[in-house]
Context: one part of a larger RNA
RNA sequence: CUGGGCGUAAAGCGCGCGCAGGCGGAUGGGCAAGUCGGAAGUGAAAGCCCGGGGCUCAACCCCGGGACGGCUCCCGAUACUGCUCAUCUAGGGACCGGUAGAGGCUGGUGGAAUUGCUGGUGUAGCGGUGGAAUGCGUAGAGAUCAGCAAGAACACCCGUGGCGAAGGCGGCCAGCUGGGCCGGAUCCGACGCUGAGGCGCGAAAGCGUGGGGAGCAAACAGGAUUAGAUACCCUGGUAGUCCACGCCGUAAACGAUGGGUGCUAGAUGCCGGGGGGAGCGACCCCUUCGGUGUCGUAGCCAACGCGUUAAGCACCCCGCCUGGGGAGUACGGCCGCAAGGCUGAAACUC
Numbered sequence: 001c002u003g004g005g006c007g008u009a010a011a012g013c014g015c016g017c018g019c020a021g022g023c024g025g026a027u028g029g030g031c032a033a034g035u036c037g038g039a040a041g042u043g044a045a046a047g048c049c050c051g052g053g054g055c056u057c058a059a060c061c062c063c064g065g066g067a068c069g070g071c072u073c074c075c076g077a078u079a080c081u082g083c084u085c086a087u088c089u090a091g092g093g094a095c096c097g098g099u100a101g102a103g104g105c106u107g108g109u110g111g112a113a114u115u116g117c118u119g120g121u122g123u124a125g126c127g128g129u130g131g132a133a134u135g136c137g138u139a140g141a142g143a144u145c146a147g148c149a150a151g152a153a154c155a156c157c158c159g160u161g162g163c164g165a166a167g168g169c170g171g172c173c174a175g176c177u178g179g180g181c182c183g184g185a186u187c188c189g190a191c192g193c194u195g196a197g198g199c200g201c202g203a204a205a206g207c208g209u210g211g212g213g214a215g216c217a218a219a220c221a222g223g224a225u226u227a228g229a230u231a232c233c234c235u236g237g238u239a240g241u242c243c244a245c246g247c248c249g250u251a252a253a254c255g256a257u258g259g260g261u262g263c264u265a266g267a268u269g270c271c272g273g274g275g276g277g278a279g280c281g282a283c284c285c286c287u288u289c290g291g292u293g294u295c296g297u298a299g300c301c302a303a304c305g306c307g308u309u310a311a312g313c314a315c316c317c318c319g320c321c322u323g324g325g326g327a328g329u330a331c332g333g334c335c336g337c338a339a340g341g342c343u344g345a346a347a348c349u350c
Base pairs, nucleotide, nucleotide: 003322004321005320006319007304008303012318014201015200016199017198021194022193023192025088026087027086028085029084030083031082033081034080035077036076037075038074040072041071042070048066049065050064051063052062053061054060091191092188093187094186095184096183097182098181099180103177104176105175106174107173108172109171110154114150115149116148117147118146119145120144121143125136126135162169163168206247207246208245209244210243211242215241216240220236221235222234223233258317259316260315261314262313263312266295267294268293269292270291271290272289273288274287275286276285277284299306300305323350324349325348332343333342334341335340
C1' cells in the first nucleotide's frame, strides 16, 4: 500500500425491454439512522507488545502498563449520505407545428433478363477451355422473329448517401405501423441512469409439415488436369436457395471498442432541420441543433494508432479476463425433433 486490466497481447454478453439491486438534479425546513466529538459500561484469565523482577543465563515463571481493531448506552454536532415535508425546472416525459428516410408488416402491380414450351425463317454446327473432352444437334440444334408459361431478383438512380437497438433493410403503388430530428416552451415535476436473474428479437446454414422450383447449386455423376486429383477448370445435377407456419439461437453477430452523463483546440466533406445577412434567387455568406466521414491540438497508447462519434479527463451501473496445450473437451444440469446449443472442469504436460 489493499490489485491490475478488457480496439489489435487473455478479456465487452449478438442486440434490446426490464423486476430486484446499485447509483442519482436544484432550494428550504424537520429528524438524527449512517458520519463526527465527548463521557460511561463492557471487551474474563492465559496468550501478544512495552517496562520491571525471580530461578547463576535462557526457556519458564511473577508484577505493572498497553493493546484487545469490537459492541452497548447516554450527551452533543448537522457539512455530507439517508428518511421525511414543502417548493423548483436545467435531467426525463407529454403536447403542438413541421420534416428526412432501402425502419417494419400486409396486399397489389411493372419492365428487363433467364429457362422451358408452341409456331415461323433457316442449315450444320453449337457449347465449352489454357487447349480439349464429356454434353447438345440432321428425329433440324445454335442463331433469329412472334406468342405463351414459370420462378426468382430488382440494372440505371446508388453516394465516400440514408434508416434501424442489433441481426439487417433497395423496382413501383396503396393500407397498417415503430423510431428519429428540427422548431415552439403549453403541461407533468426527478417521474432518471444502469440492470444479476427473467422476457423478447436475432444473418447464413440446418430441422419439421405443406407448397413452390426459373436461375444458381453442397452431395453426386461424367469430362479434363495430374505421379495421384475423393480439388481448383468443364458438362450435368439433388437437397437447398423461394412461400406459409413451427423450431434452431449460432457467426470475424466486428468499430474485434457495453450503456449513461458532464468536461476538454480546431480544419474540412456529406446528410436532415432552424435562425440571420445579402440578393431576383432554390445560388452565396454567417450562425445553430442532430447525424455521418476525413485530418488533426492537448492528452492517452507497448507500438500501431485514438483524438468532442476518444482509445483524453472524471463519475455511475452491468458484463468479462487472470500463462500455453489438454478444451469450449469430459461429467452433471437445463434447452432442442435432431443437428446441436448454454453452463463448463480435472488429471497430465510445457
Molecule: small-subunit ribosomal RNA, central domain
Organism: uncultured bacterium